The RNA shown here (transfer RNA) has 71 nucleotides and comes from an Acidobacteriota bacterium. The sequence is in RNAcentral, with records from ENA.

RNA sequence: GGGGCCAUAGUUCAAUGGGAGAACGCAGCGUUCGCAACGCUGAGAUGGCAGUUCGACUCUGCUUGGCUCCA
Numbered sequence: 001g002g003g004g005c006c007a008u009a010g011u012u013c014a015a016u017g018g019g020a021g022a023a024c025g026c027a028g029c030g031u032u033c034g035c036a037a038c039g040c041u042g043a044g045a046u047g048g049c050a051g052u053u054c055g056a057c058u059c060u061g062c063u064u065g066g067c068u069c070c071a
Stems, first nucleotide, its partner, number of pairs: 001070007010024004018054001026042005047063005
């Protein structure tokens, strides 16, 4: 320098172009003398910029970071 793959919540992962979700974690409440466990409720995310489309996590381009292959 060139090719391929990946990037979603604090973590690990889902998501036929149409309602962004689960588990654990976190906060509040209940239960307890207290803690743990349990139950209920809640906050929290699509790496970035453009494009296509009525509509984009999803398709396209560029870019950033990581892994990998070739030179």